[in-house]
RNA sequence: AGAUAGAGGUGCGGAAAACAAUAGUAAUUUGCGGAGCGGCAGUGAGGAGGCAAAUGAAAGGGUUACCGCCGAAGUAUAGUGGUAGGCAUAUCACUAUGCUGGUUCGUGGGAGAAGAUUUUACGAACUGUCGCUACUGAUGAUGUGGUCAGCAGCGGAGCGCUAUCU
Numbered sequence: 001a002g003a004u005a006g007a008g009g010u011g012c013g014g015a016a017a018a019c020a021a022u023a024g025u026a027a028u029u030u031g032c033g034g035a036g037c038g039g040c041a042g043u044g045a046g047g048a049g050g051c052a053a054a055u056g057a058a059a060g061g062g063u064u065a066c067c068g069c070c071g072a073a074g075u076a077u078a079g080u081g082g083u084a085g086g087c088a089u090a091u092c093a094c095u096a097u098g099c100u101g102g103u104u105c106g107u108g109g110g111a112g113a114a115g116a117u118u119u120u121a122c123g124a125a126c127u128g129u130c131g132c133u134a135c136u137g138a139u140g141a142u143g144u145g146g147u148c149a150g151c152a153g154c155g156g157a158g159c160g161c162u163a164u165c166u
Stems, first nucleotide, its partner, number of pairs: 001166006009070001011069004017064003027055006036043002039087002073100012101127011129156005135150005
């Protein structure tokens, strides 16, 4: 340097099914009523917005059985392409670059219908791993050094760590 296997733990991801929520909302129909509605383009007396009644969703987001995994993956920016849309725009996939070891909590900001959930900055705690320093024990020994185990402090980052093979 390469190959293979493996570990971390409230660990990571996936699509479809179920469930909750979205929501008694949107929408449709009927009635009342009478000029607005819309980001713009437009649309509206051939009846807008609104109100009432009846019927009454879905997508995005979430949880879990399940499946695949341990850069698992996430996120930001840019580019390319797809989907929805009249456009603005929204969203998804891929690529490049940057950041993040993992989890939890707090505060502020963002996304979100949401007090669900999620993301980001800062702070704190826990945890795995490696390094340095000190100490303790074992081994060994005249002693030092070495090796192994434990423990405390500090530090690093997954481009890491452990094992085996070449």
The RNA shown here (Lysine riboswitch aptamer) has 166 nucleotides and comes from uncultured Phascolarctobacterium sp. Of the family's consensus pairs, 100% are formed in the model. The RNAcentral record of the sequence draws on MGnify. Lineage of the source: Bacteria > Bacillati > Negativicutes > Acidaminococcales > Phascolarctobacterium.